[in-house]
RNA sequence: AGAGUUUGAUCCUGGCUCAGGACGAACGCCGGCGGCAUGCCUAACACAUGCAAGUCAAGGGGCACUUCGGUGCCACUGGCGCACGGGUGAGUAACACGUAGGUUAUCUGCCCCCAUCACAGUGACAACCUCGGGAAACCGAGGCUAAACACUGAUGAGGCCGAGAGGUCAAAGCGAAAGCGGAUGGGGAUGAGCCUGCGGCUGAUUAGCUAGUUGGUGAGGUAAUGGCUCACCAAGGCGACGAUCAGUAGCUGGUCUGAGAGGAUGACCAGCCACACUGGGACUGAGACACGGCCCAGACUCCUACGGGAGGCAGCAGUGGGGAAUAUUGGACAAUGGGGGCAACCCUGAUCCAGCCAUGCCGCGUGAAUGAUGAAGGCCUUAGGGUUGUAAAGUUCUUUCGCCGGGGAAGAUAAUGACGGUACCCGGAGAAGAAGCCUCGGCUAACUUCGUGCCAGCAGCCGCGGUAAGACGAAGGAGGCUAGCGUUGUUCGGAAUUACUGGGCGUAAAGCGCACGCAGGUGGUGAGAAUAGUCGGAUGUGAAAGCCCGGAGCUUAACUUCGGAAAUGCAUCCGAUACUGUCUCGCUGGAGUCCGGAAGAGGAGAGUGGAAUUCCCAGUGUAGAGGUGAAAUUCGUAGAUAUUGGGAAGAACACCAGUGGCGAAGGCGGCUCUCUGGUCCGGUACUGACACUCAAGUGCGAAAGCGUGGGGAGCAAACAGGAUUAGAUACCCUGGUAGUCCACGCCGUAAACGAUGCGCGCUAGACGUCGGAAGGCUUGCCUUUCGGUGUCGCAGCUAACGCGAUAAGCGCGCCGCCUGGGGAGUACGGUCGCAAGAUUAAAACUCAAAGGAAUUGACGGGGGCCCGCACAAGCGAUGGAGCAUGUGGUUUAAUUCGACGCAACGCGAAGAACCUUACCUGGGCUAGAAUGCGGUGGAUAAGUCAUAGAGAUAUGGCGAUCCGGGUAACCGGCUCCUGCCUGCAAGGUGCUGCAUGGCUGUCGUCAGCUCGUGUCGUGAGAUGUUGGGUUAAGUCCCGCAACGAGCGCAACCCUUACCGUGAGUUACCAUCAUUAAGUUGGGGACUCUCGCGGAACUGCCGGUGAUAAACCGGAGGAAGGUGGGGAUGACGUCAAGUCCUCAUGGCCUUUAUGUCCAGGGCUACACACGUGCUACAAUGGCUGGUACAAACCGCUGCGAAGUCGCGAGACGGAGCUAAUCGGAAAAAACCAGUCUCAGUUCGGAUUGGAGUCUGCAACUCGACUCCAUGAAGCUGGAAUCGCUAGUAAUCGCGCAUCAGCAUGGCGCGGUGAAUACGUUCCCGGGUCUUGUACACACCGCCCGUCACAUCACGAAAGUGGGCUGUACUAGAAGACGUUGAGCUAACCGCAAGGAGGCAGGCGUCCACGGUAUGGUUCAUGAUUGGGGUGAAGUCGUAACAAGGUAGCCGUA
Repeated sequence: AGAGUUUGAUCCUGGCUCAGGACGAACGCCGGCGGCAUGCCUAACACAUGCAAGUCAAGGGGCACUUCGGUGCCACUGGCGCACGGGUGAGUAACACGUAGGUUAUCUGCCCCCAUCACAGUGACAACCUCGGGAAACCGAGGCUAAACACUGAUGAGGCCGAGAGGUCAAAGCGAAAGCGGAUGGGGAUGAGCCUGCGGCUGAUUAGCUAGUUGGUGAGGUAAUGGCUCACCAAGGCGACGAUCAGUAGCUGGUCUGAGAGGAUGACCAGCCACACUGGGACUGAGACACGGCCCAGACUCCUACGGGAGGCAGCAGUGGGGAAUAUUGGACAAUGGGGGCAACCCUGAUCCAGCCAUGCCGCGUGAAUGAUGAAGGCCUUAGGGUUGUAAAGUUCUUUCGCCGGGGAAGAUAAUGACGGUACCCGGAGAAGAAGCCUCGGCUAACUUCGUGCCAGCAGCCGCGGUAAGACGAAGGAGGCUAGCGUUGUUCGGAAUUACUGGGCGUAAAGCGCACGCAGGUGGUGAGAAUAGUCGGAUGUGAAAGCCCGGAGCUUAACUUCGGAAAUGCAUCCGAUACUGUCUCGCUGGAGUCCGGAAGAGGAGAGUGGAAUUCCCAGUGUAGAGGUGAAAUUCGUAGAUAUUGGGAAGAACACCAGUGGCGAAGGCGGCUCUCUGGUCCGGUACUGACACUCAAGUGCGAAAGCGUGGGGAGCAAACAGGAUUAGAUACCCUGGUAGUCCACGCCGUAAACGAUGCGCGCUAGACGUCGGAAGGCUUGCCUUUCGGUGUCGCAGCUAACGCGAUAAGCGCGCCGCCUGGGGAGUACGGUCGCAAGAUUAAAACUCAAAGGAAUUGACGGGGGCCCGCACAAGCGAUGGAGCAUGUGGUUUAAUUCGACGCAACGCGAAGAACCUUACCUGGGCUAGAAUGCGGUGGAUAAGUCAUAGAGAUAUGGCGAUCCGGGUAACCGGCUCCUGCCUGCAAGGUGCUGCAUGGCUGUCGUCAGCUCGUGUCGUGAGAUGUUGGGUUAAGUCCCGCAACGAGCGCAACCCUUACCGUGAGUUACCAUCAUUAAGUUGGGGACUCUCGCGGAACUGCCGGUGAUAAACCGGAGGAAGGUGGGGAUGACGUCAAGUCCUCAUGGCCUUUAUGUCCAGGGCUACACACGUGCUACAAUGGCUGGUACAAACCGCUGCGAAGUCGCGAGACGGAGCUAAUCGGAAAAAACCAGUCUCAGUUCGGAUUGGAGUCUGCAACUCGACUCCAUGAAGCUGGAAUCGCUAGUAAUCGCGCAUCAGCAUGGCGCGGUGAAUACGUUCCCGGGUCUUGUACACACCGCCCGUCACAUCACGAAAGUGGGCUGUACUAGAAGACGUUGAGCUAACCGCAAGGAGGCAGGCGUCCACGGUAUGGUUCAUGAUUGGGGUGAAGUCGUAACAAGGUAGCCGUA
């Protein structure tokens, strides 16, 4: 510090996600030791049990003991303490907290200092005793008693009150003693109360709140100020700088994160606050409205004799419960501290320790060195090897931690040690007791095999998995961290993704429709004053701890400790005065006023004009008119349309008219008048900053719509009819009502757009145009300038497109708005509206995108140009018939399989009777039918015969034999064959052409497809390759930021057409002989054949063109503009075809999916389609005669002559391994004859009979021949195909396959046309351009209803809770007031009595509770509404191309 993810690719915008850190954590797997920390975040839920606050002894008792001195225990009286310490965070948005101050408005026990004092009297109540009540808790009555308990008097330094005079206020003793106490006052210290400035949450879908409320006077109350309380008076106080209300929350030092600014947080430690079962209350006291005190009310729990009582763990442990989750009913007061005490001492769950937990941080260990044959095993493998891996084993060492044994602290100043026989030290044994977790597709370090087969599963995002998964599961290996590792959750970061630092708003989200304008913000220029902001210095404070820096102590570290720094803040004082603000005095440049001119559809009202439409009347006139793509509805013989004249009515204003004008915007258009707003130019007289912007507010605001009343010609939602259509609630047509128009009043929205807020300043130009002004002269032009309105363009800006003085440039001021898409501009609530609705405006849920600009393609029922038998012009066919053949379908035991638009269908198949053959039925074989290698045995082989069988097969007989060595046994080897054995290995036309190679089809023989360098662009890309011409062609020329090059085109190759030349047999024959015959001699001229060359290049001429390329015409030439034909197929497309040619990965099969055999099937047949053949006839059929090819084939072959047969053919066998012989007859044509328009002398299917040939074999199922038979068919609907010249058409010949079988395929020649104006249209293609929401690329994308499932939300008769307001009621305890006839120790009084006090009564305040009625919020609700999501559902086709009616916005 960044990365992944929108696209075919790109740049941008923008969200989502990841890598880092942290935690009081939890969960999963695993777990050796120690140190230091931490440990109920949830139910402020309920609590059994124990402990957490006592102590002292001046007093009077009881009991026990006694050495009679007294001592101990117990409760009581009394003193001090219990307001500290400890817990928790419910409440609280507050002077609660933080910080800085104030208190002349206050208090302060214990402690310290100072001053002064302690004299004289008196009284009671507990305990105790007696009696009584009660289950208990406990209580009542009577009697006695002490004190440091209570009271009175005296004194008064001092205090308090008072103007003063004067008045008033104390005390306690104890001890043997040191000494400890007591009272008053002053001071200190400490602690506390109260007040103030400033600071720190969210919501405006909470905008108004407030009657003790705000202030005053007086009184009461308090330690003290104060409406704190009360009486009276006044009517204030708070609030957009956010009152009130609602929600949430203890605050801080700090903690986590971050570069910082910030953001989040408030466990542990420390400060403050609040609370103590819930609510209320006071008492005591220095201090409480009191956690382990009291009273009352309430809920809950417990005891009860039912009458009544007791209780409060948010102290330490612990229990239940809740929860994902958080520990021991431990030890000690040894230390530190607290309470009491003179002290000893007692108490102390504060505290110090120990226990539990990897919860966190830190440290250590699980061994070290050596060790290659790179062991074994595992895994992978191309089978060679690689890897695990120096890892192990082995050898040599060490002993940290742990274990065993021994010693043993500091913490403690004299004594006292829970921790603890702990830390630490010493000794001993022994590698011994000690490694896991996650990950390995990219981000992100780390890869293979097997299993699985969109299943099981993974996943943080993108995404993996549908038979070869580095993404699932396992294994091997690897990477990371390590006593931990992963996951989950939360938080900061990355996120400049709320932007103060540090973002934006033309098209991505975002400028209010426009203006005016209060508050607010901002503000020209000179001088002076003061110093609020600002800047500097000083002082105080900013607790400690923490963070940071430097030291120190634990072996180190964590941890602890010491010192420093810091603490960005606040307050006070002093200083500075530039800037901003304030005050004062000026200025004229901003702004405004004035004077003189100017233009204009600016606004409002009144009047008025002509053209047109429609209607009415009248005339002329006759059969149609109207309307459309075509029609019809409609109008018209009752006279339409057309036309002429007259009239009526309403609405809108042609031409002028213009990226012209005016207005803030909406908007404004005939003409005239009246009223009226703004602007511009010129002058420079006046004011003197008067300005800019603007939340709220106010006004204006198209169309549609609403209300009331008019008006209504045309147009026209709704509606009706006619068409169109599968439908047509549309588009088109005929009608037609609201409305459109006017007046008044509402509505307040539009794609209200320049998708661009307003104002000001600055920053190159060029060319138009509107309104002014000035200057110049040549007087209709030029120059300058101000204000508008446009086009292009430099710099600059921008993601790009583009903007560019009318900024989207450079700056300033102010306002509005945005923060992913959908849900949704929706719901709820509020405001406005008559309504429609407008405005303000969410959330749940859901997705990983949505989007902008530009690029390359593809596509368009977009455009331009061009080409092609693409159309057109022609010729001939198919589609109808019969047959052949292929396919579909059907059938079948099987009808084997593949091929399916063009580009499957006479295709694979260049030949299915058996074989082929892959299919079916049946019969057999199992290392197999075939092949190789190895082992073993043998010489059994080939061949032939017989028997059984359908055959395969089985059984039996006959039947040859090698070479070398060696006497031989035997050994070795070759060949051949066979059996056996088992092994390596077989076999498969089984599956996957979507795992593949190879081959092929197709676009298309279309003219295209690319690269290097350069240049342009942020980039994808562009340029080149576009443009102007031209071509069959990206062919060539010219131009050009391109210059070149490659694969294609063309050419080179073959063939054909001409010539030359060489050669001349089997071919040829002009001349010379010769023959029946080029038969033979001969010839080498000709044809022909085989070679080698030549020839054609727009080379020449003319024209056109740009002087080019090229085109047109011509000459010459056998051939003329690639002469004809072929071979040749760019980058690529179609997951095109083929696993059944072959090859091949994977999978499947192995007594079968292999193999052998017989028979059957592939040949079926109601049908449908494709491709063909033969025809329908006279341009013909038949009969006879006669002529002319090319190419090709032949030894298992072609087969002549001759003979036989009507014929197929048979016999025959010459010749020929072929320019020699043979197939071989060419046919159409031509000549002659006949038939005469008919289902025929056309046509030949079908069928019967008889044959021939091939072949083991023609039944299923061959071809051919002869005789007989003689079907359909008389030119073929819609539709469709081929062909542009030696072509179509027509005629025959040959070949491959092949025993036989050809209407098919591939070739060959003979005869031999017609037509092309042209490119509008159909199809296909090329190129340029345009639009695009397509990129799987239009067979694309995509919208809405309906149906189904599911999720969250809204409405809803209501229902049930929480909080809360108002009114009334109620009134415990308590305080205060009042009363007090009852009771009453201290004082007064001789007494009676009094003063004072108490109980009781009444009143005021008030908690719980009650009634009524509101507000708010949550939950729930039959039913209902839309929304989201979902694999294949239904209906249509709305949008994206001119999306087939351009789309979109507002409204009905």